[in-house]
RNA sequence: GCCUGAGUAGCCCAAUGGCAGAGGCAGGGGACUUAAAAUCCCUCAAGUAUGGGUUCGACUCCCAUCUCAGGCACCA
Numbered sequence: 001g002c003c004u005g006a007g008u009a010g011c012c013c014a015a016u017g018g019c020a021g022a023g024g025c026a027g028g029g030g031a032c033u034u035a036a037a038a039u040c041c042c043u044c045a046a047g048u049a050u051g052g053g054u055u056c057g058a059c060u061c062c063c064a065u066c067u068c069a070g071g072c073a074c075c076a
Stems, first nucleotide, its partner, number of pairs: 001072007010025003013021001018056001027043005049065005
């Protein structure tokens, strides 16, 4: 340099044109316990990497950029 994939809550991730939290972990509160762990119940939190475009409507499609991961190429 080229190709592919990814970027959403503190973390892992879902939603693939039609109400962003379905789910798990973590955090907070409670139940249980002599106490704790485990378990169970309740609860908190976002506008989707950035900027544009298409559309009635975009996390989703298109363009550019940034970051991360993998592959390929170059490597005198």

The RNA shown here (transfer RNA) has 76 nucleotides and comes from Candidatus Kuenenia stuttgartensis. Its Rfam family is "tRNA". The family's RNA type in Rfam is transfer RNA. Model confidence (mean pLDDT): 81 of 100.